[in-house]
RNA sequence: GUCGAUAUGGUGCAAUGGCGAACAUGUCUGACUUCCAAUCAGAGGAUCUGGGUUCGAAUCCCAGUAUCGACU
Repeated sequence: GUCGAUAUGGUGCAAUGGCGAACAUGUCUGACUUCCAAUCAGAGGAUCUGGGUUCGAAUCCCAGUAUCGACU
């Protein structure tokens, strides 16, 4: 330099163009307990960036950024 893959709560991982973005774990609050742990109930927290297509985009298109890989 060329090509490909990936990017989603703190972490891991889902989501046929129909979103109120699921789940697990972690965090916080409450219950339980003499206290802690476990358990139960609840709360908060996310789509890499900028454009485009579409009635509607995490998803499709373009450009960029980062990481990983292959080739040179």